[in-house]
RNA sequence: CCGUGCUAGGCGGGGACGUAGCGGCGCCCUGAACCCGCAAUCCGCUUUAGCGGGGCUGAAUUCCCCCUCGAGGGGUUAGAGGUCCCGGGUCGGCGUCCCGAUAGUGGUGCUGAUGGUCCGGUCCCGCGACGGUGGAGGUCCGUGAAUCAGGUCAGGUCCGGAAGGAAGCAGCCUUAAGCGGUCCCCUUCAGGCGUCGUGGGAGCUCCGGACCGGAGCCACGAUCGGGAGACGCGACCGGGGAACCGACCUCGACAGGGGGUGCACGG
Repeated sequence: CCGUGCUAGGCGGGGACGUAGCGGCGCCCUGAACCCGCAAUCCGCUUUAGCGGGGCUGAAUUCCCCCUCGAGGGGUUAGAGGUCCCGGGUCGGCGUCCCGAUAGUGGUGCUGAUGGUCCGGUCCCGCGACGGUGGAGGUCCGUGAAUCAGGUCAGGUCCGGAAGGAAGCAGCCUUAAGCGGUCCCCUUCAGGCGUCGUGGGAGCUCCGGACCGGAGCCACGAUCGGGAGACGCGACCGGGGAACCGACCUCGACAGGGGGUGCACGG
């Protein structure tokens, strides 16, 4: 050095909790790494720290140690990290508002802007005309007279010898007074009804017209400067809670690197 057979060892690990301490079932992280029984009101053990039984592998890529990395877990931190919450006043940076300056965009304007003068209307009052509204009267229609309107007057009554005449109730018709209705039509009255006309007044707004005159007018945002105020945002100060981020401490899987490590026989 090689071969064969054994043994030690290995067949997951870690965190927190729990425990006098260790390990386990359970929870969590990682990984892919046997089976059966016990176990959180716990199960088993004693610094040699799961117990009992069975199986596989086996001295090396697989076992042990050290270093590096680092998933993940735990602790601390609010007084001088960030975030968050609360409070108080202060500041006045931003938003908001006001003033000014500078230019810009769009629309409109020599087919004439802003402005000015005059006239008229819009506003108020008087008068008039027309219309409309409401009232009254008329007209028209209907009804309407026991007796005191008229006409016609059955029956009956009276006069007459008779012929005939007279008065006249009821009924019917017409009508007076009265009562009721009336779209249209006629007359008349009224007025914070409308339109027009006319006269006077008022006067700033708005509208229109004529004339003068000759370039602006309107809207929108931008930049700069000055200012107001403390409504909102923000800044500052003070206080505070959770452990979200961060910082510190601690444990640490997987992975990487390095080192170490039996026995027997034969060649």
This is a predicted structure of a 267-nucleotide RNA (Bacterial large signal recognition particle RNA) from a Solirubrobacteraceae bacterium. The gene name in the source record is ffs. Rfam family: Bacterial large signal recognition particle RNA. It is annotated as a non-coding RNA gene. Model confidence (mean pLDDT): 77 of 100.